The prediction has a mean pLDDT of 82.
A computed fold for a 71-nucleotide RNA from a Candidatus Kerfeldbacteria bacterium, annotated as transfer RNA.
Its Rfam family is "tRNA". Rfam's curators write: Transfer RNA (tRNA) molecules are approximately 80 nucleotides in length.
């Protein structure tokens, strides 16, 4: 250099244009004589920037990390 892929809470995955969830992990209470372990609330995330659309994680371009292939 050329192609393809993937990028979402701290972690690991979902989500095919209408409110972004699960899991585990943190936080606080609750329960126990502590400890684990159970319940319960909370806070957390769509890599970046632009287009398209009433509306975009999603569909389009560019970028940027990574990974695979070929030269």
């Nucleotide at each position: 250099g050329c192609g393809a892929g993937u990028g979402u809470a701290g972690u690991a995955c979902a989500a095919u244009g209408g409110u972004a969830g699960u899991a585990u992990g943190u936080a606080u209470g609750c329960u126990u004589c502590c400890c684990a372990a159970g319940c319960a609330u909370a806070a957390g995330a769509c890599g970046g920037g632009g287009g398209u659309u009433c509306g975009a994680u999603u569909c389009c371009c560019c970028u940027c990390a990574c990974u695979c292939g070929c030269u």